The RNA shown here (small-subunit ribosomal RNA) has 1388 nucleotides and comes from an uncultured bacterium. Rfam family: Bacterial small subunit ribosomal RNA.
């Protein structure tokens, strides 16, 4: 934008506009007639006049009006509709016809004499069911034929013009060729006579309409490459209005085609529409113009015109009527029917107007036409109400509950009054045409006929409609999509990957601006939205205006044909190019001004323009043609040299193989390791001497050669190409190349040959889960020659050919010229070739860059989202294997290029880390303790679940805890805050009942003001009741905190600035150098932040103060012994405040550097050890059960309380632990040394009971003072002597203790019996670098006691070991590749 369908919804008018499908069928009406002024004839009517006679009836004449048929005329060949077919002169456009026709019209010119036979009607008779027909008599005419006459026509002679077979004009002859009449006046006794109109007839000339030819113009398909026999010409005839093989006979054999014939397949065609800056696309409804068509095919007749929509014929298919004989019929006219279809109107009204066909004319006809209806199909124009009007009204939505929003929006006042409604008035389109009457002309004429004016009549379908005016009353008039982005417009609820939604991208798995409602917004509005469809955006076919190293995209390579395309100079021609001018380019559309409906749509008028065809006349720069020189492009000649350029024939040498023989023995070969294999029949090794066949080491070189392919020992022939140098010769002879034709690696394929090594298949061996394979033994085809066949490669510089143009540096190959040379050295310059870095300039970006992927010109091939697919058919090629050319369906939203950050690699370099190695010492087996799974249960609460869950939360589950279960019980609750209510009673207390909670019962008690007192009020309390309480219920994937990790690893980032089209990079990368992104150099970077580090703490050593409760050196004084005690502060010890260490010195090494190695000093040396302290982030890690919290969820229960239970249940599984197996031991005796902390519902001493466990008892102690406390290993002496033991203790039995309301389920410890497993631990694994591991023991929290062997500390002894970074594990930095980016648990 649309001839539109489709959902929703719809007041009113005005222009338009409506069967796109089935050119399917078709009922009923209507659409082409007309004319009596061409004729005869019958018929009705009225008016005049006859006749007969039953006076009201039948029959004549004439006259004047009309019907119907029928003879002629003219019209039916316009007008209307459709678009099947048509790819062609059908259409556009311009042009010719000297090869043509043209009825009515228009002008002119001459005519119209005088005859005649006929025939429809009609009547009569026959035949048919009908449609219709046959014969037979009669009759007219503008119907029909002879005859005259010929101004003229044809046909011929001859002149003159013209470019023409021809054509125009003159001029003679001769022969052909025509007519028809009808009405109206005038005159005439009549028969004539004139006269006007229409009409006839020959010819001319015009006008319209019409035939025919040619040039150019506009569709796909080459998976259609060859087509043609009346074909292509000729000359002769026939036809036609007219050329013309249109058509015939006859001769010749040609015509078309890649500038696309011939098939095929779509299509009426244009002006114009619809889009688009344009150029184009893409269409051909309404209007006009042409073309076909008319149920299908085919054919003529008529006639100026048809091969004829409403004509004829003949065939057909279909329908209908039939009396079975036989007929009829043609809506793609108007209206309508049925059918198909998403889907397209009324069986309307009128000739009033316009135009059309007859007629003289009135008039007739006219589904052309002019109205009207129906349809929001579409365009336009109106309205559905203005103004005021905050308590910001109910109500709705949302809400942070305060308000917010719908919203001046309503209500409500106050006006208007379009539009519909009613009433009333009420058009224009109307001129013609008829009478009268004026004047002109025709005429002899005042008949008649008439242009013209005047004047009267009459004539509207639309319609009582536009239109104007009044009434009345806001009264009758709004939806529809949308609201994640694109794209204008957001909140709530439901829903929970469900229902759904989507034009792409995508939404939706419990907080959904994406589904569904709701409210609000927003967009257009009597419409609004899906659909189809067509252009635009789309530079996504590019002419205007794209590509092709890697994205799709350069043919494998050369020669070479048609075509493009083409050097420097002169002339000539003007075809292409320019200018002028003329014809044409229809109207209508578009566009510009202007007018007309009340605007607009809509329509009138005028102008311009219609980008193009055609013809005349110039212009000649550039193409172009012809022509005539040149030498700079091209080629020939000559010297010259380089080269694995080809081809052929001969020749060599070294290896491998095999054969012979010697010599020797047990192995050889093979692999990651092996094994098939060979070898005692003598392998391999070795030495000789033979055979055969392949390849050509080193030289060797991003060296050389060739179009590519591709070519490598040497020496002959034979031949192609480059190159340089000379410039002698030709004189544009060139470039490119659609097909065409040649030559093309490897493999392969035919046919003979060859066959030493290799080596597809195929056979063994391994490897493996398997191994139709990587590896290892063997091995056929084949590699090799000849001769042919294929014709393809990541045939690659992933880059066509040629010219030419642009800054430069360096290296090789070949050659020419100069300098300087003893020179083959060097140097500087030049051409031709391979290479490499790079400027401009280019590219998305890699990169290209005088060898362009740079600036240009010529040419050829080629692409045009992935997949399907280089496949199917088809067709050419080939022995076959396949090659060449090459699609659809259908599917997918991407698929791809180059760079980025990152992560990853069984990649690279560098570097760390108890990561590995090197120690030590565990775990894995035993027995228990403990946690977890699993099983089990009425429950066995919940949580953690690879490192980073499992002696984790829990630093104390008998009850409590308790969240879990089974019973009994409460319901404003066990807590909390408010409101209202009761009552001073409800509280303690006591009764009953019960397992306890609880429920009944009894009982009656406070505080404070205020008052003399009763009271009142207030708080406290209680009862009822209402708001609310509670939740360890769910969601750690909604969340806040707060924690694990990785990792105490050295990283993470930022301003600015610089580079990059961007993402980003650089800083941070490099050398060095460290525990460190520590630091130093250097560097487009210069600074900065969070991390590291240092500041804190302990501790290692002094020093000063202070000296109790701590010390005791000296002095006194005392004891069996003791800082007991006086009394010092020296010392230890305590806990403040300093010192003290920082690569500060001194060697060496390095860059006068960071630093690093050794050294003095030093209690400590190179961050002295330890601690706290965790960057940016990750892992949706953990936790809603610690507390907090958002949703959700429960409410006489998912809340509360209480009794019992349960968390402790066991066939078994795993983790951290203790104990242990023993003699570096165990045991009994003696016996010395610590620290860190703990004590009041609490440590608890001395003494005293018990074999202990504990108990009596209570002295110090709120603690440097008392106490627990005894530290153990250890040392020193005794036994034990290698064993299930004087190891080991589990286990069960018996008696005891404590603790607690209460140890059965489920406690700790003791004594005295009991004496299991278990002899150092399988595959795996942990943890430690020094005061570490390993072992020894003590304290603390938690707690009535404890399942304490855990968990957090203390101090005793107190080792081994590290060559080193290849490996495993785990981090870091640079680099590299990628198809990975929720990131290698990836991807496919």
């Nucleotide at each position: 934008a649309u001839g539109a369908a489709c959902g929703c919804u719809g007041g009113c008018g005005g222009c338009g506009u409506g069967g796109a499908u089935a050119a399917g069928a078709c009922a009923u009406g209507c659409a082409a007639g007309u004319c009596g002024a061409a004729c005869g004839g019958a018929g009705a009517u009225u008016g005049c006049u006859g006749a007969g006679c039953u006076u009201g009836c039948u029959u004549g004449g004439c006259a004047a009006u009309u019907u119907g048929a029928g003879u002629g005329g003219c019209g039916a060949a316009c007008g209307g509709g459709u678009g099947a077919g048509u790819a062609a002169c059908a259409c556009g456009u311009g042009a010719g016809c000297a090869a043509c026709c043209u009825g009515c019209c228009g002008a002119a010119a001459a005519g119209a004499a005088g005859g005649g036979g006929a025939u429809a009607g009609c009547u009569c008779g026959g035949g048919g069911a009908a449609a219709c027909u046959c014969g037979a008599a009669u009759u007219a005419a503008u119907a029909c034929c002879g005859u005259a006459u010929a101004a003229c026509g044809u046909u011929u002679a001859u002149c003159a013009g013209g470019g023409a077979u021809c054509c125009u004009g003159g001029u003679g002859g001769a022969a052909c060729g025509a007519a028809a009449g009808g009405u109206g006046c005038c005159u005439u006794u009549a028969g004539g006579g004139g006269u006007g109109c229409c009409g006839c007839u020959u010819u001319u000339c015009g006008a319209u309409g019409g035939g025919c030819u040619c040039g150019c113009g506009g569709c796909c398909u080459a998976u259609c490459a060859g087509c043609u026999a009346g074909u292509u010409g000729g000359a002769g005839g026939g036809g036609u209005a007219a050329c013309g093989g249109c058509c015939c006979a006859c001769c010749a054999a040609g015509g078309c085609g890649a500038u696309g014939a011939c098939g095929g397949g779509u299509a009426a065609c244009u002006g114009g529409u619809c889009u688009g800056a344009g150029a184009g696309g893409a269409u051909g409804a309404u209007c006009a113009g042409u073309c076909a068509c008319a149920c299908u095919g085919g054919a003529a007749c008529u006639g100026a015109g048809a091969c004829a929509c409403g004509g004829u014929c003949c065939a057909g298919a279909c329908a209908c009527c039939u009396a079975c004989g036989g007929g009829u019929g043609g809506c793609a006219g108007c209206a309508g029917u049925c059918g198909a279809g998403a889907a397209u109107c009324a069986u309307u009204c009128g000739c009033a107007a316009u135009g059309g066909g007859g007629g003289a004319a009135a008039c007739c006809c006219u589904g052309a036409c002019g109205g009207u209806g129906c349809g929001a199909c579409g365009c336009c124009g109106c309205g559905u109400g203005g103004a005021g009007g905050a308590u910001g009204a109910a109500g709705g939505c949302c809400u942070u509950c305060g308000g917010g929003u719908c919203g001046u929006a309503a209500a409500c006042u106050c006006c208007u009054g379009u539009c519909a409604u009613c009433a009333a008035g009420g058009a224009g389109u109307a001129a013609g045409g008829u009478g009268u009457g004026g004047g002109g002309g025709u005429u002899a004429a005042g008949a008649g006929c008439u242009a013209c004016c005047a004047c009267a009549u009459g004539u509207g379908a639309u319609a009582g409609u536009a239109c104007u005016u009044g009434a009345a009353g806001a009264g009758g008039a709004a939806g529809g999509g949308a609201c994640g982005g694109c794209a204008a417009a957001c909140u709530u609820c439901g829903u929970g990957c469900c229902a759904g939604c989507a034009g792409c991208c995508g939404c939706g798995g419990u907080a959904a601006u994406a589904c569904g409602a709701a409210g609000g917004u927003c967009c257009c509005a009597a419409g609004c939205g899906u659909u189809g469809u067509u252009c635009g955006g789309a530079a996504u076919u590019a002419c205007u205006g794209g590509g092709c190293g890697u994205a799709a995209a350069g043919g494998g390579a050369g020669c070479g044909u048609a075509g493009g395309c083409g050097g420097c100079g002169g002339g000539g021609c003007a075809a292409g190019u320019c200018a002028g001018a003329u014809g044409u380019g229809a109207a209508a559309u578009a566009c510009c001004g202007g007018g007309g409906c009340u605007c607009a749509a809509c329509u009138c008028c005028g102008g311009g323009a219609c980008g193009g065809c055609a013809u005349c006349c110039g212009a000649u720069a550039c193409u172009g043609c012809c022509u005539u020189g040149c030498u700079a492009g091209a080629g020939u000649a000559g010297u010259g040299g380089a080269g694995g350029g080809g081809c052929g024939a001969c020749u060599g040498g070294a290896a491998u193989u095999c054969u012979c023989g010697g010599u020797g023995u047990a192995g050889c070969a093979g692999u990651g390791a092996a094994a098939u294999g060979c070898g005692u029949a003598g392998a391999g090794a070795u030495c000789g001497a033979g055979a055969g066949g392949a390849a050509c080491a080193c030289u060797a070189g991003u060296g050389g050669c060739g179009a590519a392919g591709g070519c490598g020992a040497g020496u002959c022939g034979c031949u192609g190409g480059a190159c340089a140098c000379u410039a002698a010769c030709u004189g544009a002879c060139g470039c490119u190349g659609a097909g065409g034709c040649u030559c093309g690696a490897a493999g392969g394929c035919u046919a003979g040959g060859g066959g030493a090594g290799c080596g597809a298949a195929a056979g063994g061996g391994a490897u493996u889960a398997g191994a139709u394979a990587c590896c290892c033994c063997u091995g056929u085809a084949g590699u090799c020659c000849u001769a042919g066949c294929a014709g393809u490669a990541a045939a690659c510089g992933g880059u066509g050919c040629a010219c030419g143009u642009u800054u430069g540096g360096u290296g090789u190959g070949g050659g020419g010229c100069g300098g300087u040379u003893c020179g083959a050295c060097c140097c500087g310059u030049u051409c031709c070739g391979c290479g490499c870095c790079g400027g401009a300039g280019c590219u998305a970006a890699c990169g290209c860059g005088u060898u362009a992927a740079a600036c240009g010109u010529g040419c050829c091939g080629c692409c045009u989202g992935g997949g399907g697919a280089g496949u199917a058919c088809g067709g050419c090629c080939g022995c076959a294997a396949g090659g060449c050319u090459a699609a659809a369906a259908c599917u997918c939203a991407a698929a791809g290029a180059a760079a980025u950050u990152g992560a990853c690699g069984g990649g690279g370099a560098c570097c760390c880390g108890c990561a590995c190695a090197a120690g030590c010492g565990g775990u894995g087996g035993a027995g228990u303790a403990u946690g977890u799974g699993g099983c089990u249960u009425a429950a066995u609460u919940c949580g953690a679940u690879g490192c980073a869950a499992c002696g984790c939360g829990a630093a104390g589950a008998a009850c409590c805890u308790u969240a879990c279960c089974c019973g009994g019980g409460c319901u404003u609750g066990a807590c909390a805050u408010g409101c209202a209510u009761c009552c001073c009673u409800c509280a303690a207390g006591c009764g009953g009942u019960g397992a306890a909670a609880g429920c009944c019962g009894u009982g009656g008690a406070g505080u404070g003001u205020c008052g003399c007192a009763a009271g009142a009020c207030a708080c406290a309390g209680u009862u009822u009741g209402c708001a609310c309480a509670g939740g360890u219920g769910c969601u750690g994937c909604a969340u806040g905190g707060c924690u694990g990790u990785c990792g105490u690893c050295a990283g993470c980032u930022c301003g600015u600035g610089u580079c990059g089209u961007g993402a980003g990079a650089u800083g941070u990368u490099g050398g060095g150098u460290u525990a460190a992104g520590u630091c130093c150099c250097g560097c487009a970077a210069c600074g900065a932040g969070c991390g590291c580090a240092a500041c804190c703490c302990c501790u290692a050593u002094g020093a000063u103060u202070a000296g109790u409760u701590g010390c005791c050196a000296g002095c006194g004084g005392g004891u069996a012994a003791a800082g007991c005690c006086g009394g010092g502060g020296a010392c230890u010890c305590u806990a403040g405040u300093c010192a003290g260490a920082c690569u500060g010195c001194c060697c060496a090494g390095a860059u006068c550097a960071a630093c690093u190695g050794g050294g003095a000093g030093g209690a400590a040396g190179g961050u002295g050890g330890g601690g706290a302290u965790g960057a940016c982030g990750u892992c949706a890690a953990g936790u809603c059960a610690g507390u907090a919290u958002g949703g959700c969820c429960c409410u006489u229960a998912c809340g509360c309380c209480c009794g019992g239970g349960g968390c402790u249940g066991c066939a078994c599984a795993c983790g951290u632990a203790c104990u242990a197996c023993a003699a570096u031991g165990c045991u009994c005796a003696g016996u010395a040394c610590a620290a860190u902390a703990u004590g009041a519902a609490c440590c608890g001493a001395g003494a005293c009971c018990g074999c202990g466990a504990g108990g009596u008892g209570g002295a110090g102690g709120a603690a440097a003072u008392c106490u627990g406390a005894a530290a153990a290993a250890g040392c020193u002496g005794g036994g034990c002597u290698c064993a299930g033991u004087u190891c080991g203790g589990a286990u069960u039995g018996c008696g005891g203790g404590c603790u607690g309301c209460a140890a059965c389920u489920c406690g700790c410890c003791c004594g005295c019996a009991u004496g299991a497993a278990g002899u150092c631990g399988g595959a795996a694994u942990c943890g430690c670098u020094a005061g570490u591991a390993a072992u020894g023991g003590c304290g603390c929290a938690u707690c009535a006691g404890c399942a304490a062997c855990g968990g957090c500390g203390c101090c005793g002894u107190g080792a081994a070991u590290a060559c080193g970074u290849u490996c495993c594990c785990g981090g870091g930095u640079c680099u590299u590749g990628u198809a990975c980016u929720c990131a290698c648990c990836g991807c496919c």